[in-house]
């Protein structure tokens, strides 16, 4: 050089066109002499970028950028 596959929360990861979510971490509060555990509750997102298509895009096309893997 071609060819695919991934990119959503601080980490791992769901969401396949109609209000962005789980676990785990974080923060406060309960519990306890006190720590852990265990229960509740908040916080935390321009869904890699830029266009296109719809009434409406995290999703559905395109470039293009990372990151992986194959193939020369």
């Nucleotide at each position: 050089g071609c060819c695919a596959a991934u990119g959503u929360a601080g980490c791992u990861c769901a969401g396949u066109g109609g209000u962005a979510g789980a676990g785990c971490a974080a923060u406060c509060g309960a519990u306890u002499c006190g720590u852990a555990a265990u229960c509740g509750a908040u916080a935390g997102g321009u869904c890699g970028u830029c266009g296109g298509u719809u009434c409406a895009a995290a999703u559905c096309c395109g470039a293009c950028c990372a990151u992986u893997g194959g193939c020369u």
A computed fold for a 72-nucleotide RNA from Truepera radiovictrix DSM 17093, annotated as transfer RNA. The RNAcentral record of the sequence draws on Rfam. NCBI's taxonomy places the organism under Bacteria, Thermotogati, Deinococci, Trueperaceae, Truepera radiovictrix. Model confidence (mean pLDDT): 82 of 100.